The prediction has a mean pLDDT of 80. Predicted 3D model of a 499-nucleotide part of an RNA (small-subunit ribosomal RNA, 5' domain) from Streptomyces sp. ARC32.
Context: one part of a larger RNA
RNA sequence: GGAUGAACGCUGGCGGCGUGCCUAAUACAUGCAAGUCGAGCGAACAGACGAGGAGCUUGCUCCUCUGACGUUAGCGGCGGACGGGUGAGUAACACGUGGAUAACCUACCUAUAAGACUGGGAUAACUUCGGGAAACCGGAGCUAAUACCGGAUAAUAUAUUGAACCGCAUGGUGAUCCGCGCCGCAUUAGCUAGUUGGUAAGGUAACGGCUUACCAAGGCAACGAUGCGUAGCCGACCUGAGAGGGUGAUCGGCCACACUGGAACUGAGACACGGUCCAGACUCCUACGGGAGGCAGCAGUAGGGAAUCUUCCGCAAUGGGCGAAAGCCUGACGGAGCAACGCCGCGUGAGUGAUGAAGGUCUUCGGAUCGUAAAACUCUGUUAUUAGGGAAGAACAAAUGUGUAAGUAACUAUGCACGUCUUGACGGUACCUAAUCAGAAAGCCACGGCUAACUACGUGCCAGCAGCCGCGGUAAUACGUAGGUGGCAAGCGUUAUCC
Numbered sequence: 001g002g003a004u005g006a007a008c009g010c011u012g013g014c015g016g017c018g019u020g021c022c023u024a025a026u027a028c029a030u031g032c033a034a035g036u037c038g039a040g041c042g043a044a045c046a047g048a049c050g051a052g053g054a055g056c057u058u059g060c061u062c063c064u065c066u067g068a069c070g071u072u073a074g075c076g077g078c079g080g081a082c083g084g085g086u087g088a089g090u091a092a093c094a095c096g097u098g099g100a101u102a103a104c105c106u107a108c109c110u111a112u113a114a115g116a117c118u119g120g121g122a123u124a125a126c127u128u129c130g131g132g133a134a135a136c137c138g139g140a141g142c143u144a145a146u147a148c149c150g151g152a153u154a155a156u157a158u159a160u161u162g163a164a165c166c167g168c169a170u171g172g173u174g175a176u177c178c179g180c181g182c183c184g185c186a187u188u189a190g191c192u193a194g195u196u197g198g199u200a201a202g203g204u205a206a207c208g209g210c211u212u213a214c215c216a217a218g219g220c221a222a223c224g225a226u227g228c229g230u231a232g233c234c235g236a237c238c239u240g241a242g243a244g245g246g247u248g249a250u251c252g253g254c255c256a257c258a259c260u261g262g263a264a265c266u267g268a269g270a271c272a273c274g275g276u277c278c279a280g281a282c283u284c285c286u287a288c289g290g291g292a293g294g295c296a297g298c299a300g301u302a303g304g305g306a307a308u309c310u311u312c313c314g315c316a317a318u319g320g321g322c323g324a325a326a327g328c329c330u331g332a333c334g335g336a337g338c339a340a341c342g343c344c345g346c347g348u349g350a351g352u353g354a355u356g357a358a359g360g361u362c363u364u365c366g367g368a369u370c371g372u373a374a375a376a377c378u379c380u381g382u383u384a385u386u387a388g389g390g391a392a393g394a395a396c397a398a399a400u401g402u403g404u405a406a407g408u409a410a411c412u413a414u415g416c417a418c419g420u421c422u423u424g425a426c427g428g429u430a431c432c433u434a435a436u437c438a439g440a441a442a443g444c445c446a447c448g449g450c451u452a453a454c455u456a457c458g459u460g461c462c463a464g465c466a467g468c469c470g471c472g473g474u475a476a477u478a479c480g481u482a483g484g485u486g487g488c489a490a491g492c493g494u495u496a497u498c499c
Base pairs, nucleotide, nucleotide: 001499002498003497004496006495007494008493009492010491013346014345015344016343017342018341019339020338021304026302027301028300030299031298032297035078036077037076040075041074043072044071045070050065051064052063053062054061055060056059085257086256087255095181096180097179098178099177100176101175104174117151118150119149120148126141127140128139129138130137131136183229184228185227190220191219192218195217196216197215198214199213200212201211202210232254233253234252235251236247237246238245239244259280260279261278262277263276282293283292284291285290310336312335313334314333318332319330320329321328322327349379350378351377352376359370360369361368362367383440384436385435386434387433388432389431393426399420400419401418402417403416404415405414443488444487445486446485447484448469449468450467454483455482456481457480458479464471465470
């Protein structure tokens, strides 16, 4: 000098774009953050229009039937493995880079080929009985399916036999394997029995001591094994002419974790943040028998700390889940709020103005300086205030109309294209126009040398300053105040850290 997720002191006008718990992976009140499908299924509720009947107050009320448009507790499907958070663990094929798979998997989507047959037994909901404070649970009875279990057909796969041919051939996700790279300590020198290899079996989507039995005695290490400490890795970011050094906030890729430890189930995919089971610590409810919970999601609270925000608006856009669609859900996301935390931009006025006013300071008492600075006069209106107008971000989808394509005997329905119609949280915001007023908007640090910028007074080795050298003991340009000056400027200094 540059830089920062900064903090502290003094000060503070506006806008744009970013950024904002680095500490306790501490504990969490409250609300929301993952649902959706009735065009899979039975059932329940509700009930327009219409029909019939009764009562009478003659235009109302009630009953029965039909039952459109609807709603949804349950069964069932798909999604809760994405998106969002955090960096505790991890020195490791975790990550980066380059390869391998003749050792693998791939729901939804796309393409091609074929099919759409026929049976069965249950069970929730519901009804009923019972237990329990609750969470919830048990018995009996009834019923459906794109739930479950068969058969047929077809295809694939596997095995055997026979014949002919081919030579492993695209892309993507994930899994697995390998080469190289990857912090400090040798005041860590030896480590290892499933350990190293083989055979056989089991297991896996798949290879493999992955597991087991038997056999052999190997394997690693001064080119640093093992141990201990520290740490998520990278693209990148900071610095530097570069080489290098440092860092790993935001954004993007990968990994790991989800109160702590362990385990599997379901599934295409998890050993699963807002799923299950077990154990533990903690908190809460309890009728003491037993239950419930997990913010390292978004806000927010307590605590810790030098220190880090709103319990906001909206699904209008982009994206995601489900659905035929309308649509529903979405603290992802889009926005607004708070904070000079950072970067960038703008303003706090411009011109004229010498009796060099008053006043302050210094003075050799002549004057010098603040200083064209002020006043005064003439302007401007960025910003501000008020009023008026007022966006882009919207592309859709659905509905409706027209045309067209395949298809059909022909139409309907379907796909595609075009027109109409319709959708904005931000927000009456940005922006534009008009009017009004110099009015509402400057501080901070320094002035001995390094280092740009000096005098007076006070103090008297005191009070104090200080990054280094050092200053202060009666003439202090170094302390404190004032005037002046220098630097930067809505900031300026200090502290911390890196180059």
Its Rfam family is "Bacterial small subunit ribosomal RNA". The RNAcentral record of the full RNA draws on ENA.